[in-house]
RNA sequence: GGGCCGUUAGCUCAAUUGGUAGAGCGUUCGCAUGGCAUGCGAAAGGUAGCGGGUUCGAAUCCCGCACGGUCCA
Numbered sequence: 001g002g003g004c005c006g007u008u009a010g011c012u013c014a015a016u017u018g019g020u021a022g023a024g025c026g027u028u029c030g031c032a033u034g035g036c037a038u039g040c041g042a043a044a045g046g047u048a049g050c051g052g053g054u055u056c057g058a059a060u061c062c063c064g065c066a067c068g069g070u071c072c073a
Stems, first nucleotide, its partner, number of pairs: 001072007010025004019056001027043005049065005
C1' cells in the first nucleotide's frame, strides 16, 4: 500500500434480504426470607463509529473517513 470482516444498551451479542431496535449478564425497584444467596416480577438504559448520498422511509443499500481484527505485498 491492497483484499476481506467487524464497529448496535455498562459488557457479550442478535435483528427473516429498507418500515422508526431486542436478548443474556449487569444495574435499580418490588415480592418471597429473621437476614444473605438463589428464585420470581418490573423498570431504567442505545437513534445505531463519524460525515455525506439514495429513498416516502435506512442499523439494514451506496461513497468517504476513523478505529479494531485478519490475509497478501